[in-house]
Molecule: FMN riboswitch aptamer (RFN element)
Organism: Gracilibacillus halophilus YIM-C55.5
């Protein structure tokens, strides 16, 4: 360098201002937010005489992945009437939201300008992406450590 397993840390953002009402950060105007890996015609920086090459960031709407919600597979506990029944754990799989025009161009899902759009489940004196609750939870994934072979 990389590969297999352990282990520890780390791992989510947002209604200013105003209408209307008995009541809404939940309706209405208007505001504000963008979870992880990937792609890269974009930037910064380093190298080079110049190329080449290196390094770091660059997508809510490209291609994944994660929470939520069904889903119950395996283990385990506990009761009896003994193969049922309660309860814990949750593995597969399953559902799972949104972008166009114009620009340059050889080539645009990603670049430049503009116009759009999207957003779990429960709760609520009134319908919520943004309050509140599951959650001091759980998690893609990251970082570092250690064995182990090569």
């Nucleotide at each position: 360098u990389g590969a297999u397993u352990c282990c520890u840390u780390u791992g989510g953002g947002g209604c200013a201002g105003g209408g209307u009402g008995u009541a809404a950060u939940u309706c209405c105007c208007g505001a504000c937010c963008g979870a992880c890996g990937g792609u890269a015609a974009u930037a910064a920086g380093c190298g080079u005489u110049a190329u080449a090459g290196c390094u770091u960031a660059a997508a809510g709407u490209c291609c994944g992945u994660g929470a939520c919600c069904c889903g119950g597979a395996u283990c385990g506990c506990c009761a009896c009437g003994a193969g049922u029944g309660g309860u814990g754990u949750g593995a597969a799989g399953g559902u799972g939201g949104a972008u166009u025009u114009g620009g340059u161009g050889a080539g645009a899902g990603g670049c430049c300008a503009a116009a759009a759009c999207c957003g779990a489940c429960a709760g609520u004196a009134a319908u919520a992406g943004u309050c509140u609750g599951g959650a001091u939870g759980g998690g893609a994934a990251a970082a570092g450590g250690a064995a182990u072979g090569c």